[in-house]
Context: one part of a larger RNA
RNA sequence: UUGGGCGUAAAGCGCGUGUAGGCGGCUUGGUAAGUCCGGUGUGAAAACUUGGGGCUCAACUCCAAGCGUGCAUCGGAUACUGCCUCGCUUGAGUCCGGGAGGGGAGAGCGGAAUUCCUAGUGUAGCGGUGAAAUGCGCAGAUAUUAGGAAGAACACCGGUGGCGAAGGCGGCUCUCUGGAACGGUACUGACGCUGAGACGCGAAAGCGUGGGGAGCAAACAGGAUUAGAUACCCUGGUAGUCCACGCUGUAAACGAUGGGCACUAGAUGUGGGCGGUGUCGACUCCGUCCGUGUCGUAGCUAACGCAUUAAGUGCCCCGCCUGGGGAGUACGGCCGCAAGGCUAAAACUC
Numbered sequence: 001u002u003g004g005g006c007g008u009a010a011a012g013c014g015c016g017u018g019u020a021g022g023c024g025g026c027u028u029g030g031u032a033a034g035u036c037c038g039g040u041g042u043g044a045a046a047a048c049u050u051g052g053g054g055c056u057c058a059a060c061u062c063c064a065a066g067c068g069u070g071c072a073u074c075g076g077a078u079a080c081u082g083c084c085u086c087g088c089u090u091g092a093g094u095c096c097g098g099g100a101g102g103g104g105a106g107a108g109c110g111g112a113a114u115u116c117c118u119a120g121u122g123u124a125g126c127g128g129u130g131a132a133a134u135g136c137g138c139a140g141a142u143a144u145u146a147g148g149a150a151g152a153a154c155a156c157c158g159g160u161g162g163c164g165a166a167g168g169c170g171g172c173u174c175u176c177u178g179g180a181a182c183g184g185u186a187c188u189g190a191c192g193c194u195g196a197g198a199c200g201c202g203a204a205a206g207c208g209u210g211g212g213g214a215g216c217a218a219a220c221a222g223g224a225u226u227a228g229a230u231a232c233c234c235u236g237g238u239a240g241u242c243c244a245c246g247c248u249g250u251a252a253a254c255g256a257u258g259g260g261c262a263c264u265a266g267a268u269g270u271g272g273g274c275g276g277u278g279u280c281g282a283c284u285c286c287g288u289c290c291g292u293g294u295c296g297u298a299g300c301u302a303a304c305g306c307a308u309u310a311a312g313u314g315c316c317c318c319g320c321c322u323g324g325g326g327a328g329u330a331c332g333g334c335c336g337c338a339a340g341g342c343u344a345a346a347a348c349u350c
Base pairs, nucleotide, nucleotide: 004321005320006319007304008303012318014201015200016199017198021194022193023192025088026087029084030083031082033081034080035077036076037075038074039073040072041071042070048066049065050064051063052062053061054060091191092188093187094186095184096183097182103177104176105175106174107173108172109171110154114150115149116148117147118146119145120144121143125136126135162169163168206247207246208245209244210243211242215241216240220236221235222234223233258317259316260315261314262313263312266295267294268293269292270291271290272289273288274287275286276285278283299306300305323350324349325348332343333342334341335340
């Protein structure tokens, strides 16, 4: 292991592409494997159930019937499933059209700020804190003006606003490139959904080689605080943060909510498209499709809450859970340069 579950109690793989498998729209004919009906054979005896009999009863025992849920074979049925086949267009996809977008990659450019360097002005302080000190400064700092250099990040716009499968993505321009929505309804004709394995992507930190290094800043040093202060505060400061290529593969990778389809009151905001209406027009209002929020009915829920973006009502497929600790550990295996990752127990104990 039946069963019951997975937003917060244990439990949705971080996310995708997709193999096997599972599941799959309307319709014609065929087949008759699944399915259903009937016949025949078999399904040992004992046991079991029912009826009857024998020991004075019962246990026990004898007889008969049932049962033996099944298997084989023959005949039949054809609604559903399967297989073969004629078609269909609503699922799915292609095509055409005008729009939206921080989707991705590469290259170039820009201004503000910061630090440093040079020069000018200028003089005794600056900085920092709860208060101070370490620190910097008469070898001229801080402040201020001009010029130069460098690296990193892009104020305002900016928005429960947009895009992306997720991670994530924000100055401007160009090149290359992915996807989605809407409108048209020309084409294909079920080509679909899910997805064990597999493969790819995957924040930050970390690792390898080479570069870069302004600011920030683990470690570290000093100053404070304190009973102590291996901290919180302050002055410094190296890895790192940045770039290229390679590795790592984790996260409160969260909506703590797997994917798909269908159905089930509304109200209101907002982004994109289309149509209508009024207007000179910006635009308003109405309708519709897609996205993204808030509130709320039925229903659901242990409650909180969810509620057409479901946690409601159903179907299909995958993943996962099964008392706490031991433990996401040991051992083994696989992966990794390492750090470590993935898979994953038991004794014992409550």
Record summary
Small-subunit ribosomal RNA, central domain from an uncultured prokaryote, 350 nucleotides, folded computationally. Its Rfam family is "Bacterial small subunit ribosomal RNA". Its family is annotated with ribosome and structural constituent of ribosome in the Gene Ontology. Model confidence (mean pLDDT): 89 of 100.